This is a predicted structure of a 72-nucleotide RNA (transfer RNA) from Chaenotheca gracillima.
RNA sequence: AGCAUGUUGGCGCAGCGGAAGCGCGCCGGGCUCAUAACCCGGAGGUCUCAAGAUCGAAACUUGAACAUGCUA
Numbered sequence: 001a002g003c004a005u006g007u008u009g010g011c012g013c014a015g016c017g018g019a020a021g022c023g024c025g026c027c028g029g030g031c032u033c034a035u036a037a038c039c040c041g042g043a044g045g046u047c048u049c050a051a052g053a054u055c056g057a058a059a060c061u062u063g064a065a066c067a068u069g070c071u072a
Base pairs, nucleotide, nucleotide: 001071002070003069004068005067006066007065010024011023012022013021018055026042027041028040029039030038048064049063050062051061052060
């Protein structure tokens, strides 16, 4: 320098056009003598950034940043 893949709550991941969900964790409650387990509820993400196309974008286009890998 080129190419590929990835970037989504605290962590690990889904979501390929009608606008974000799962598991773990966290907080509150229930159960228990108590803790764990189990059950119920809740908070928490303007989806790496910018621009564009679209009635509408996490998703499509372009550019940029970062990470990993490959090639030179």

The prediction has a mean pLDDT of 85. It matches the Rfam family "tRNA". Rfam classes the family as a transfer RNA.